[in-house]
Predicted 3D model of a 265-nucleotide RNA (Bacterial large signal recognition particle RNA) from a Clostridia bacterium. It matches the Rfam family "Bacterial large signal recognition particle RNA". About the family: The signal recognition particle (SRP) is a universally conserved ribonucleoprotein involved in the co-translational targeting of proteins to membranes. Its mean pLDDT, the model's own confidence on a scale to 100, is 76. Of the family's consensus pairs, 85% are formed in the model. A source record names the gene ffs.
């Protein structure tokens, strides 16, 4: 060199997590790379770091390097999304209050704001009327016997006549009751187109004189100020997304290299 045989490796890796640490089982990336039993309120080992069995390939499906790069977790930023927290002494929206008069409505040459006079609203006294109570009178009812009045019957007297008292009945009264409110007394008042005297600064209005153009602040607009944390704003600290940026650990592809024993020829 070449043939056979074996054996050591290997028969998916890798990320976060978990762990004193390793590896698994589950989760996530790549990807197709045996089985079978164990396994997340856990398995099982211990830097030689899955254990027990089996089965396959076997000096390359192994190991070292270059290269390229899924992904993942890290570090700074930029945009954006979601919820949270605080600020009304930044801040608009929004609430109130004073102001102001740019517009919009109203009033006004049928005479505005302001001005002067005389009156009413007001105050006080005296009265008046209404209205409400009370009161007197008016109308009806009303007394078994303790109202009156006339007193059938009956009673007593008397020789009779006449009389005495008198019950019932009527009548007409008190004391009640009940009606009617035209009338009278009396007091009262959130009554009044009421009378009469005094007073009255300013406010409201009428009415007459003078005068000549504003007058309002209703709503929009300003300006100042008061409050309000729902939204906008300003500010914090989270949860995510996406893009670059640090570092990092890396599968699969890729280039290259070195490499175990036997036996034979």
């Nucleotide at each position: 060199c070449u043939g056979c045989g074996c054996u050591a490796g290997g028969u998916g890796g890798g990320g976060a997590g978990c762990u004193u640490g390793c590896g698994g089982u589950g989760c996530c990336c790549u990807g197709u790379a045996c089985c079978u039993g164990c396994a997340a309120u856990c398995c099982g080992c211990a830097a030689u770091a899955g254990c027990a069995g089996g089965a396959c390939u076997g000096a390359a499906c192994g190991c070292c390097u270059u290269u390229c790069u899924a992904g993942g977790c890290u570090u700074u930023g930029a945009u954006u999304a979601u919820g949270u927290g605080a600020g009304g002494a930044c801040u608009g929206c929004c609430u109130c209050a004073a102001a102001c008069a740019a517009g919009u409505a109203g009033c006004g040459u049928u005479g505005a704001u302001a001005c002067c006079a005389a009156g009413g609203u007001c105050u006080u006294g005296u009265g008046c009327a209404a209205u409400c109570a009370u009161u007197c009178a008016c109308u009806g009812u009303g007394a078994a016997c303790c109202a009156u009045g006339u007193c059938a019957g009956g009673a007593c007297u008397u020789g009779a006549c006449c009389g005495u008292a008198g019950c019932a009945g009527c009548a007409u009264u008190a004391a009640g009751c009940a009606g009617a409110c035209c009338g009278u007394u009396u007091g009262a008042u959130g009554u009044g187109c009421c009378a009469u005297a005094a007073g009255g600064u300013a406010g409201c209005u009428u009415u007459g004189g003078a005068g000549u153009a504003g007058c309002c602040a209703a709503c929009u607009g300003u300006u100042u100020g008061u409050g309000u944390a729902a939204c906008g704003c300003u500010u914090g600290g989270g949860u995510g997304a996406u893009c670059a940026c640090u570092g990092u650990c890396a599968a699969a592809a890729u280039c290259g290299g070195a490499u175990g024993c036997g036996c034979a020829g």